[in-house]
């Protein structure tokens, strides 16, 4: 820095991811070198081989070898003489090197420091190295034992061991004095001795005493070094003296006796874990986290103890001793110790050869020579890491094939390949070939010791040999692109996308999350990305994480202020002189190994890596300075804090006492049927007299009014009035004291209700109970009762939303306005009033804080001190353990496991049996209706070969369907077709095509026959139409309306929905749009941080009402004329109706009122018309995965002799049953029969049909007009005018059901409408519930059309007669809009 909480924000707040890094380790894959690493687990056992020897110049010898010498003919024998040397004595080494980290929280390690010690082998300077002795191994003989190993007798040396002698500067000392030592050996040699040996001289080396030193080593003492307090007390050798002991030193190191002390919240003791350190990682640094590799120190060495020996050990390849294991054994006994190097076994995700070599570097040993040396150096293994290098350059469009992708056009792999020209690093073969090696030696030359030119040493000068690695690094030739690319990822974070397959399946997954049929997330595939000889997983630690906050964080609501207060350690603490240096600052010195980091050089071809210097090492001790601050020490002040004195409020606290009101009971009167209680009952009280009322009495408890964001108390809390005792506060002026202050862990005291104990006391109210109601239930709410408890006293409990969700204490930092308490000052006779100080208590509010709400001098601002407390959520304040309680239970107080969240302010929706305004047939007034009957249609269900599908609260259900007898048709049966019914091309063939028959058949189909060519020609040949055949293709009312378009229905014709700029807000948003009014309207005015726009409204559009203008034929006839019983019937005329163009009119224009001088409302005038005039069209953002793959389009997907397509016949019409829409009714406001009027709109040639004749009728025959303001459908019904029924299942009513018929059609059976004539159900106004409608509307009359041969139409769209009630009024019920409130809702109740 990023991803995650949310519809979105903005804060908390956790989880994750990106980056380093690793002694890693797994999964794919592996081409070379170079430096490095390489049992992290079983401190588990260990097989076998090596890892500590060496010295003959300490010794006495001589088992083996080999030399030489004598013997002998030879086989061989003999000889320690000689190189040498097994054993073996003695000498030094073995306490180093090498491993591992079990043990240790300090006996340990880091630093810094200290005083009372050791010290082989070296170095330093000083002395001495004489004289003697006894004995033991080897060995030699004899034995025992399986071995291991041991005995006995004997023989011998030494640098093995012992005495004497000397005796320093050593050691004790009582200061007289005591006491302590040794050892040779090698080389050489001129004199002198000596028979030699040899003495002797010398030099080298040992040996002994002491001295000084360097390293090492022991010991002490300060800081520092992990977690836990759910370890808080620990401690008798403990703390200290004295006395002896001991020890290389100091000491309770031991031990007697004494005293009774030590340690400890600056965390002792106990328990968990751990070797520490330079230093590694990581980290901006501050820290974290760790201590493989190298390097310092400690510990350990099969476990566990002990001491020898020694200069050094309590001793890794040493002794006992005990224990485990393991092996050997003759059963008597013995042997062993890889945490050395290899290796083996187990273990385990896991970690290497039983390898060269002492060349070199160190180490033992030795005069050396050399000799040991698994320290080491080197090779092997192993991509376990850090580095280099390679895997090939150039050039190459036909953008090759091939894959994959496609919108089929092409893109993409990709200059990538091929191809052509080079290179040759790295392999392979040949060839050459190093440093690392210089010392010791030799050869000279110089210097030292010394008499010496001998010997021995030192410094030089040449100069032989001495390589594990290794024929290695490196060079130098050939050939030849020759030998060499993988992993992981491609949904976001996070670079890199497309196909196919699967289909909440397989799977994926660090988070968030993918996967239910179009998956860039799963699997393959092309293709991309990213790193690379490696890529990834996983572990693990640091970072990010400011997520333990020192640097560098919080605590009003997110987690987080102890319920309050006293106060002891404890931290902080006014002014001021003067002194002091603890802390601070600075300056110098010692130290902080070396390596590591970093800087600058160097060296390998370069890097890693190796090296030379500086630097650095922030510490830590000493020492000299300063004197500001902070501590300390004297002293001094008065501003903090404190006393005193006057004066004040005040339900502060205890403690007695007492007052009146009420409720309750108890006794009498009075009086009579209820009373009480609820939503509404009922349980309950009352005729044995309730309640009411009146009077007196008992008895507990509690204090109306005042009364108040009023008072007092630290908080909890504290309310009639009196009285005693007592805290604490404020205010004035002055006096004193002089920093006595603030805070507070642990402590101590208070501390609401409830609960507990003990006694008292109980009126009222009341958990628990019991009844009664309510309820689906009611273990509640509601009622009637009613026990603890409330009360008193005295003891515990100690906990609350103990809350201002704010700890306490100081100082500064703008205002305005109230209240309470006391002073001041001005005026006045006073009270008010006004200014003003100081304390409390409110509300506003500015800078400023805050995630934001808010806070704001009573801080949540700005600073200081001092305490308390948080660190995701759940588990959980819970478990265990401690205290404390009588109990209840309190305070402490976790972990496993589990989730990605939990949260907190605000924001915009939904929503509320929230709230205010307001609308609408919403209700309400009312009119008719559904619901009940028949009967049509629609759907559910049921049946069915099929009853084809689709629509399903409102917005499905006379709905797609404005016409299912065949067709329609898509469902079901049977019978056919397969390039097909219908479309396009492209090849072959054939021929008109069409048309009439005729045969099988149900029909489709199949066959047969009759007839027959078209157009254009350059005459070859094209063109066209048709049939068969094949091939590209068609078709599909099959699925997905949850992959879509188009369309459409709903809220809702409801007044909303945005935008731009500004503003405001971190920010989601917000203002604008929200207020006042007002309106059908987000209609309009008026205010306003808003000022405009836009979709919506409203107008513009069609329509009906008026009126003009034109223009009149089929519409019309006032006027003229003709004609008829009669009619615009003619001629004529456009005046009027009308017709159809096109204008005019309505705009709150105009008076009055009312309004805010406004918009707009009320009322009234003119006007056909008034306040959008009535009607239609029109449907905003945008909700509903609403509807429709079956109108149609059209992605996937599926079918292809079928899910296609032809046909016949059957079904979409079934019917115990529901709904739902509707027609007809129940009748007299009718019915029925005669008579008579008055329409508007529209249809009509495959038509509408006049008149005229037949028929009771449907309807037939005949036939004129009429392609329509001509003719026709056309009768208009209600209505009016008579007559009749007379209240009944009727002269309402019209189903069903017989008959007989008419029309439509190929064709009315299944299943069509009409007619007549007969039948004559049910039904007397319809339970709960429920619809429509506010005016020419409801209600009721007909009349048309559309599909349509015809019709199930009583449907559905238009049309015109006649023609109404009522609307107080907006509390309910439903929608619907503003505004506002609350939400833990947001797929949104």
């Nucleotide at each position: 820095g990023a991803g995650u909480u949310u519809g979105a924000u903005c804060c908390u707040g956790g989880c994750u991811c990106a980056g380093a890094u690793u002694g890693a380790a797994c999964g794919c894959u592996g081409g070379c070198g170079g430096c490095a690493u390489g049992c992290c687990u079983u401190a588990c056992a260990c097989a076998u081989g090596c890892a500590a020897g060496u010295c003959g110049a300490a010794c006495g010898g001589c088992a083996g070898c080999a030399c030489g010498g004598g013997g002998g003919c030879a086989a061989c024998c003999c000889u320690g003489g000689u190189g040498g040397c097994g054993a073996g004595u003695g000498g030094c080494g073995a306490a180093c090197g090498g491993g591992u980290g079990a043990g240790u929280a300090a006996u340990a390690u880091a630093u810094c420091g200290g005083a009372a010690c050791g010290u082989g082998c070296c170095c330093u300077a000083g002395a001495g190295u004489g004289g003697g002795g006894g004995a033991u191994a080897a060995c030699g003989u004899a034995g025992c034992g399986a071995a291991a190993g041991u005995u006995a007798c004997g023989c011998u040396a030494a640098u093995a061991c012992c005495g004497c002698a000397u005796a320093c500067g050593a050691u004790c000392u009582a200061c007289g004095g005591a006491u302590g030592a040794a050892a040779g050996c090698a080389g050489g040699g001129g004199a002198u001795c000596g028979c030699a040996a040899g003495a002797c001289c010398u030099u080298g080396u040992g040996c002994u005493c002491g001295u000084g030193g360097a390293g090492c080593g022991g010991c002490c003492g300060a800081u520092a070094u992990c977690u836990g307090a759910u370890u808080a007390g620990c401690u008798a050798g403990u703390u200290g003296g004295u006395g002896g002991g001991g020890u290389a030193a100091a000491a309770g190191c031991c031990u007697a006796c004494c005293a009774a002390g030590g340690c400890g919240a600056c965390g002792a003791u106990c328990a968990g874990u751990a070797g520490c350190u330079g230093g590694u990682c990581u980290g901006a640094g501050a820290g974290g986290a760790c201590g493989a590799c190298c390097a310092g120190c400690c510990a350990c060495a099969c476990u566990g103890g002990a001491a020898c020996u020694g200069a050094g050990a309590c001793a890794c390849g040493g002794u006992c001793c005990a224990g485990a294991c393991u092996c050997c054994u003759a059963c008597g006994g013995g042997a062993g110790g890889c945490a050395g190097c290899a290796g083996u076994g187990g273990g385990g995700a896991a970690u290497u050869u039983u390898g060269g070599a002492c060349a070199a570097u160190g180490g033992g040993g030795g005069c050396a020579a050399c000799c040991c040396u698994g320290a080491u150096c080197c090779a092997g293994c192993a991509a376990u890491g850090c580095c280099g290098c390679g895997u090939g350059a150039g050039u190459g469009a036909a953008g090759a094939a091939g894959g994959c992708c496609u919108u089929c056009g092409g893109g993409u792999u990709g200059u990538a390949a091929a191809g052509c020209u080079c290179u040759u690093u790295u392999g392979u073969c040949a060839g050459g070939g190093a440093a690392g090696a210089a010392a010791c030696g030799g050869c000279g030359g110089g210097g030292g010791c010394u008499a010496a030119u001998a010997u021995c040493u030192c410094c030089u000068g040449c100069u032989a040999a001495u390589g594990a690695c290794g024929g290695u690094a490196c060079c130098u030739g050939a050939a030849g692109a020759a030998u060499a690319a993988g992993c992981a990822c491609c949904g976001g974070c996070u670079a890199a996308c497309u196909a196919c397959g699967u289909g909440c399946c397989a799977g994926c997954a660090g988070c968030c999350g993918c996967g239910g049929u179009a998956a860039u997330a799963c699997g393959u595939a092309g293709g991309g990305u990213g790193c690379a000889a490696g890529c990834g997983u996983u572990a693990a630690u640091c970072g990010g994480a400011a997520u333990u906050a020192c640097u560098g964080g919080g605590c009003g609501u997110a987690a987080a202020g102890c319920g309050u207060g006293c106060g002891c350690a404890g931290g902080c603490g006014g002014u001021u002189u003067g002194g002091u240096a603890a802390g601070a600052c600075a300056g110098a010195u010692g130290u902080g190994a070396a390596a590591u980091c970093c800087c600058c050089g160097g060296g390998c071809u370069u890097a890693a890596c190796c090296u030379g210097g500086g630097a650095a090492u922030u510490g830590c001790a000493u020492u000299u300075g300063u004197g500001a601050c902070u501590g300390c020490c004297c002293g001094g002040c008065u501003a903090g804090a404190g006393u005193g004195u006057g004066u004040c409020a005040g339900a502060g606290g205890g403690g007695g006492g007492u007052a009146g009101a009420a409720u309750u009971c108890c006794a009498c009167g009075u009086g009579u049927a209820g009373c009480a209680g609820u939503g509404a009952a009922a349980u309950g009280c009352g005729u044995a007299g309730a309640g009411a009322u009146g009077u007196g009495g008992a008895g507990g408890a509690a204090u109306a009014c005042c009364g108040a964001u009023g008072g007092c108390g630290a908080a909890g809390g504290c309310a009639g009035c009196c009285c005693c005792c007592u805290g604490g506060g404020a205010u004035a002026a002055c006096a004193c004291u002089g920093a006595u202050g603030c805070u507070c862990a642990u402590g101590c005291a208070c501390g609401a209700a409830a609960g507990c104990g003990u006694g008292g006391g109980g009126a009222g109210c009341a958990a628990a109970c019991a009844g009664g109601a309510u309820u689906a239930g009611a273990u509640a709410c509601c009622c009637u009762g009613g026990u603890a408890g409330u009360c008193c006293a005295c003891g515990c409990u100690g906990u609350a939303a103990a809350c201002g969700a704010u700890g306490g204490g100081u100082g500064c930092u703008c205002g305005g306005u109230g209240u309470c308490g006391c002073g001041g000052g001005u005026a006045u006779c006073g009270a008010c009033c006004c200014c003003u100080g100081c304390g409390g208590u409110g509300c506003c509010u500015u800078a400023g804080c805050u995630a934001a709400c808010g806070c704001g001098u009573u801080a949540a601002g700005c600073a200081c001190c001092c305490c308390g407390c948080c660190u995701g959520g759940g588990g959980a304040g819970u478990a265990c353990g401690g205290u404390c309680g009588c109990a209840a239970g309190a305070c402490u107080g976790a972990a496993a496991c589990u989730c990605a969240a939990a949260g907190g302010a605000a924001u915009u929706g939904a929503c509320g049996g929230g709230g205010g305004c307001c609308c609408g047939c919403a209700c309400a007034a009312g009119c008719g209706g559904u619901g009940g009957a028949g009967c049509a249609u629609g759907u559910g269900g049921u049946u069915u070969a099929a009853u084809u599908c689709g629509a399903u609260g409102c917005a499905a259900c006379g709905c797609g369907a404005a016409g299912a007898a065949c067709c329609u048709u898509a469902c079901c049966u049977g019978g056919g077709c397969u390039u097909g019914a219908a479309c396009u091309g492209u090849g072959g063939u054939g021929g008109a095509c069409c048309g009439g028959u005729c045969u099988g058949g149900a029909a489709a189909c199949a066959g047969g026959u009759c007839u027959u060519c078209c157009c254009c020609u350059u005459c070859g040949g094209g063109g066209g139409c048709c049939g068969c055949c094949a091939c590209a293709g068609a078709g599909g009312u099959g699925c997905u309306g949850c992959a879509u378009g188009g369309c459409u229905g709903u809220c809702g014709u409801c007044a909303g929905c945005u935008c731009g700029u500004g503003u405001c807000g971190u920010g989601a948003g917000a203002u604008g749009u929200u207020g006042g009014g007002u309106u059908a309207a987000g209609u309009c005015c008026c205010g306003c941080a808003a000022c405009g726009a836009g979709c919506g409204c409203a107008a513009c559009c069609c329509u009906c009402g008026u009126c003009c203008c034109u223009a009149g034929u089929u519409a019309c006839c006032a006027g003229c004329g003709g004609g008829u019983u009669a009619u615009g019937c003619c001629g004529g005329g456009c005046a009027c109706u009308c017709u159809a163009g096109g204008g005019a009119g309505a705009c709150u224009g105009c008076c009055g009122g009312u309004g805010u001088c406004a918009a707009a409302c009320c009322g009234g005038a003119g006007g056909a018309a008034g306040g959008u005039g009535g009607g239609g069209a029109u449907g905003a953002c945008g909700u509903c995965a609403a509807g429709u793959c079956a109108u149609c389009g059209u992605g996937g997907c599926c079918c292809u002799u079928a899910c296609g397509u032809c046909c016949a016949g059957g079904g979409c019409g079934a019917c115990a049953c529901a709904c739902g829409u509707g027609c007809u009714a129940c009748a007299a406001u009718g019915g029925c029969c005669g008579g008579u009027a008055c329409a508007g709109a529209g249809c009509g040639u495959c038509g509408c049909c006049a008149a005229c004749c037949c028929g009771c009728g449907a309807g037939g025959g005949u036939g004129a007009g009429c392609c329509a303001a001509u003719c026709g459908c056309u009768a208009a019904a209600a209505g009016c005018c008579g007559g009749u029924c007379u209240a009944a299942g009727u002269u309402c009513g019209g189903a069903u059901u017989g008959u007989a018929g008419u029309c439509u059609g190929c064709a009315a059976c299944u299943c069509g409408a009409c007619u007549g004539c007969a039948u004559g159900a049910a039904g007397c106004c319809g339970g709960a519930a429920u619809c429509g409608c506010u005016a020419g509307u409801a209600a009721u009359c007909g009349u048309g059309g559309a599909u349509c041969a015809g019709c199930c139409a009583c449907g559905c769209c238009a049309c015109g007669g006649u023609g109404a009630a009522u609307a107080c009024g907006u509390u309910c019920c439903c929608g619907g809009g503003c505004c506002u409130u609350g939400c833990a809702c947001a797929c949104a109740c």

Predicted 3D model of a 1389-nucleotide RNA (small-subunit ribosomal RNA) from an uncultured Oxalobacteraceae bacterium.
Its mean pLDDT, the model's own confidence on a scale to 100, is 85.